[in-house]
Molecule: RNase P RNA; transfer RNA
Organism: Sulfuritalea sp.
RNA sequence: GAAGUUCGCCAGGCAACCGCUGAGCAUGCAAGUGCUUGGAGGAAAGUCCGGGCCCCGCAGAGCGGAAUGCCGGCUAACGGCCGGGCGCUAUAAGUCGCAAGACGCAAGUCGACGACGAAGGCGACAGACAGUGCAACAGAAAGAUACCGCCUAAGCUCGACUUUGACGCCGCAAGGCGGCAAAGUCCACCUCCUGAAGAGGAGGGGAGAGAGCCGGUAAGGGUGAAAUGGUGGAGUAAGAGCCCACCGCGGACGUGGUAACACGGACGGCAUGGCAAACCUCAUUCGGGGCAAGGCCAAAUAGGGGAGCAUUGGCGUGGCUCGCGUCGCUCCCGGGUAGGCUGCUAGAGGCCGUCGGUAACGGCGGUCCCAGAGGAAUGGUUGCCCACGACAGAACCCGGCUUAUCGGCGGACUUCCCAC
RNA sequence: GCGCCCGUAGCUCAUCUGGAUAGAGUACUUGGCUACGAACCAAGGGGUAGGGAGUUCGAAUCUCUCCGGGCGCGCCA
Numbered sequence: 001g002a003a004g005u006u007c008g009c010c011a012g013g014c015a016a017c018c019g020c021u022g023a024g025c026a027u028g029c030a031a032g033u034g035c036u037u038g039g040a041g042g043a044a045a046g047u048c049c050g051g052g053c054c055c056c057g058c059a060g061a062g063c064g065g066a067a068u069g070c071c072g073g074c075u076a077a078c079g080g081c082c083g084g085g086c087g088c089u090a091u092a093a094g095u096c097g098c099a100a101g102a103c104g105c106a107a108g109u110c111g112a113c114g115a116c117g118a119a120g121g122c123g124a125c126a127g128a129c130a131g132u133g134c135a136a137c138a139g140a141a142a143g144a145u146a147c148c149g150c151c152u153a154a155g156c157u158c159g160a161c162u163u164u165g166a167c168g169c170c171g172c173a174a175g176g177c178g179g180c181a182a183a184g185u186c187c188a189c190c191u192c193c194u195g196a197a198g199a200g201g202a203g204g205g206g207a208g209a210g211a212g213c214c215g216g217u218a219a220g221g222g223u224g225a226a227a228u229g230g231u232g233g234a235g236u237a238a239g240a241g242c243c244c245a246c247c248g249c250g251g252a253c254g255u256g257g258u259a260a261c262a263c264g265g266a267c268g269g270c271a272u273g274g275c276a277a278a279c280c281u282c283a284u285u286c287g288g289g290g291c292a293a294g295g296c297c298a299a300a301u302a303g304g305g306g307a308g309c310a311u312u313g314g315c316g317u318g319g320c321u322c323g324c325g326u327c328g329c330u331c332c333c334g335g336g337u338a339g340g341c342u343g344c345u346a347g348a349g350g351c352c353g354u355c356g357g358u359a360a361c362g363g364c365g366g367u368c369c370c371a372g373a374g375g376a377a378u379g380g381u382u383g384c385c386c387a388c389g390a391c392a393g394a395a396c397c398c399g400g401c402u403u404a405u406c407g408g409c410g411g412a413c414u415u416c417c418c419a420c
Numbered sequence: 421g422c423g424c425c426c427g428u429a430g431c432u433c434a435u436c437u438g439g440a441u442a443g444a445g446u447a448c449u450u451g452g453c454u455a456c457g458a459a460c461c462a463a464g465g466g467g468u469a470g471g472g473a474g475u476u477c478g479a480a481u482c483u484c485u486c487c488g489g490g491c492g493c494g495c496c497a
Stems, first nucleotide, its partner, number of pairs: 001416010012385007020039008041391001045402002048400005053290004060322004065286005070084005085125001086123004094116004101110003126281002131279002133275002147221002149217003155213004159186007167178004189204006229247005248270001249268002253264004294342004304333006313327004335496003349368008386389001421493007430446004439477001448464005470486005
C1' cells in the first nucleotide's frame, strides 16, 4: 500500500420565519399573553427473555408445570455479555497438481478446474449401559437376524473306491466273479469359456471315487438414511478382534489446567448403532399478576331481575392438595359512569479522568441534569452548502436479544506486495 | 399494557402423537346431453402448506425467528 474479516461510533449541516408542548419567572380577576430554558431512537419496533417498582394477609410446604443445559467469569438478573474448551465449516491471496486446454520450432509461458490454505463464521454443545418408545418403503434381519453366497473340520445317514482277509461260485490251471468284514480314501493342480462375484460349465491329470441332514460363517453380493469399529497381515474347512501392527474407542492412572479439556505410556479387547427440537433422567432456576400495577378525590344509581353452587362448600388473582385468613360466591340480563390528581421520571443515569482486570465489568474522584404527553407535543416553509440524506416516533423505568436500516468515520486482526 | 388463537388450491375446510404422491366440496376448463341455457353425466388443470432458518434419514406436522390477521380484559353496583 491492497484485499478481506471483525468491533465500535455517527445518523445531513447552518441560518431565518411561523407553529406545538413540559418547566420556571413576570403579568392578568380569568381565558390568556410575554421572556428564558428543555423537547425521540439506535433501534423508541417485535414483545422474545431478564430485573426494578407496586399490589395480592405471609410469600409458606408438597405434587404438578415451565424454562435453561460444554467450562469459568461478569451482572440486580438473564435464554445476555466476556474469556476459554470441543466439534463442524467457508473462501481470498498464495502454494501444489502425469489439471481440460491455449500460445510456441523448442526451451518454456499462461491456465478454467481440483487439493491445501488466514483472520473469521456456525453450534438447543448434559445424559442413548435407568426405563419406555420410534424408524415409512426397501431389505433375510432395524437391534436382533442367515436371503443369495462361502465351508463340510466335528456329528449322523446312505453311497462309491483301494488294499487285506476268510468264505461261496465258475475254471484243468493261471485266474475271474460275488456279497461280507477290517483298515483307509472320497483330493490337489492345470487350461479354456461365461459371469458383478471366491459362482457356473467343459476338458486334462490321477488306479479310482460324494451326496443329504445337522451345522459353521457377517469376508463378498444385494437393501437402506443407518447393517454389528477401519486398513493391512497372520490364521482357518470357510470365516471372524480369534490373533498381530497402525488408527479409532473405553474406563482407570500420571502430568498440565480452577474447570471444560489436552497430552502421555501401559491396560482392556470392541461391548450397549441412531433419535431426547419423542416421553424421560439428572442438575439449576421460577409464588401469581401487571402502571389497565397501586393510592387519593369526584361523578353516577335500578346496591334491580333471573339461574346455579353453598360448610365434605365458596372466596382471598396460582392447576391440585395441605396450611393460614374470611363468609357468601359464580354466571346471564338490565342500569350507571367513561372525569381529575398521583404513581411520572435523578436513574443498576450520562460524560471525563484514574486504578484493578486479557476482557465483559468493577472501584474511586470530578462534573452535568438530558422528553414526560394524555386523542396524545417534538412540526412546517424558505435560503445556502455537501458526500443529496435510510429504517423509523417515547407512553412506568432499566439490561439484553431479534428484526428493519441511505450512507459515512475510526480501531483491531489476517493474508499478500513494496522499501529499509 | 397483558393474555389467547389463526394462516393449507380462487373460496370454505380436512390431513397435524413426523412417513413420502397433501385430500374433499365449490369455483374454473374441456367433452357429452339440449333447439339454446341451467341442472345432470364424464374427464382434466390448479398447492411446496404465510416467509426464512434449524432438528431429523425424512417436516404441512417438532423448535426458533420474522410477517399478516382476529378475539378478550376498565370502574360502580